[in-house]
The RNA shown here (c-di-GMP-I riboswitch aptamer) has 83 nucleotides and comes from an Acidobacteriota bacterium.
The source organism's lineage runs through Bacteria, Pseudomonadati and Acidobacteriota.
The coordinates come from a structure-prediction model, not an experiment, and the mean pLDDT is 80.
RNA sequence: GAACCGAAAAGGCAACUGCCGGACGAAAAAUGCGGCGGACGCAAAGCCGAGGGACUUCAUCGGAAGAAAGCCCGGCUGCCGAA
Repeated sequence: GAACCGAAAAGGCAACUGCCGGACGAAAAAUGCGGCGGACGCAAAGCCGAGGGACUUCAUCGGAAGAAAGCCCGGCUGCCGAA
């Protein structure tokens, strides 16, 4: 110096939820979007993929399409530097 690994520190992200706003709407409903706050948790909860699982719809029940991906899996990149 690098790799593995994951303490501390500095930051980061943010399930869910409160308030506000506006989209849609018959509506003070539901849904999802944004802002502020609280915060489950995350060493990649950064990015990409969409193979498995889960979800939605249809079904002739062989399957097909769709959405999301903070479940698993694969790829790319990355902060810090204890044991």

Notes: The sequence was found by an Rfam model in a public genome assembly.